[in-house]
Small-subunit ribosomal RNA, central domain from Candidatus Falkowbacteria bacterium CG10_big_fil_rev_8_21_14_0_10_37_18, 350 nucleotides, folded computationally. Rfam family: Bacterial small subunit ribosomal RNA. The prediction has a mean pLDDT of 87.
Context: one part of a larger RNA
RNA sequence: UUGGGCGUAAAGAGCUCGUAGGUGGUUUGAUAAGUCUGACAUGAAAUAUCCAGGCCCAACCUGGAAAACGUGUUGGAAACUAUCUAACUUGAGGUUUGCAGGGGAAGAUGGAACACACAGUGUAGCAGUGAAAUGCGUAGAUAUUGUGUGGAACGCCAAUGGUGAAGACAGUCUUCUGGGCAACACCUGACACUGAGGAGCGAAAGCGUGGGUAGCGAACGGGAUUAGAUACCCCGGUAGUCCACGCCCUAAACGAUGCAUACUAGGAAUUCGGAGAAUCGACCCUCUGAGUUUCGAAGCUAACGCGUUAAGUAUGCCGCCUGGGUAGUACGGCCGCAAGGCUAAAACUC
Numbered sequence: 001u002u003g004g005g006c007g008u009a010a011a012g013a014g015c016u017c018g019u020a021g022g023u024g025g026u027u028u029g030a031u032a033a034g035u036c037u038g039a040c041a042u043g044a045a046a047u048a049u050c051c052a053g054g055c056c057c058a059a060c061c062u063g064g065a066a067a068a069c070g071u072g073u074u075g076g077a078a079a080c081u082a083u084c085u086a087a088c089u090u091g092a093g094g095u096u097u098g099c100a101g102g103g104g105a106a107g108a109u110g111g112a113a114c115a116c117a118c119a120g121u122g123u124a125g126c127a128g129u130g131a132a133a134u135g136c137g138u139a140g141a142u143a144u145u146g147u148g149u150g151g152a153a154c155g156c157c158a159a160u161g162g163u164g165a166a167g168a169c170a171g172u173c174u175u176c177u178g179g180g181c182a183a184c185a186c187c188u189g190a191c192a193c194u195g196a197g198g199a200g201c202g203a204a205a206g207c208g209u210g211g212g213u214a215g216c217g218a219a220c221g222g223g224a225u226u227a228g229a230u231a232c233c234c235c236g237g238u239a240g241u242c243c244a245c246g247c248c249c250u251a252a253a254c255g256a257u258g259c260a261u262a263c264u265a266g267g268a269a270u271u272c273g274g275a276g277a278a279u280c281g282a283c284c285c286u287c288u289g290a291g292u293u294u295c296g297a298a299g300c301u302a303a304c305g306c307g308u309u310a311a312g313u314a315u316g317c318c319g320c321c322u323g324g325g326u327a328g329u330a331c332g333g334c335c336g337c338a339a340g341g342c343u344a345a346a347a348c349u350c
Stems, first nucleotide, its partner, number of pairs: 003322004007304002012318001014201004021194003025088003029084003033081002035077009049065006091191001092188003096183004103177007110154001114150008125136002162169002206247006215241002220236004258317006266295011299306002323350003332343004
């Protein structure tokens, strides 16, 4: 609970698509459902309100008035909403010509580093730490040279930079493919916004089956430290990290800020377009569209801060909050192989 809110106090769903529903641009005509208005009918009395009166007063009682506003019938109005009708182009979408990009999927391929194997040179140490030890090494290590094999990640470019709805995305090339932006104002003609349910996507960890395993590395073993050391440090090391397919569905999934539209000073930087001017061609400069970052008018805010990418001014729609603990728990339901997830209380207590 017809209220007030949701950046940080409780509160924006992780994200998108979209059903119902809600909401919806400009102009003409019609209708009259909503809306406005007149008349009639009805809405018992008592109570309540106002004005009188009666009990000495009051409570109480009696009479009158007005109101309550709803419903129905009928007559009228036509601005707004709605429905129908005829149009429009600025919202939305499309065509054309271009542009930028780590957007996605698959395949191919490259160099550095690393590890291992083999071979050469070479000899006593190497590694590690605060100091050590475990460990590796005379069965020849470390170092160095050559050859080969393997897996994972892509230095510089690199940015306050780019793309994507979010998660996220980076060596190079090819193929397939999604979205965006600009210019023109050619086409359609409101086709739009939001979106309960629903569907899809969704880091890492984890799970299933099969592969792969260089480095790193939960668990585990050992060495130290310490009163102890189930740790921090060191030596090893399995799952995992990687690939394919299928699950899981959660994160400080954050801008802790839902989406859409309109309006409201500017300054600076930067990315990608367009036009002008300039130039041999460019840079620079002026105007303009779409992003990203920063400082700030007004305004807002409890303050911090936000400030045309709003947390300003408004509208539409959705989600969510309502003292702390118990508790994002129990029970039930749904989902999952499991781990668990989603939904979600109360007693009691302060």
The organism belongs to Candidatus Falkowiibacteriota, within Bacteria.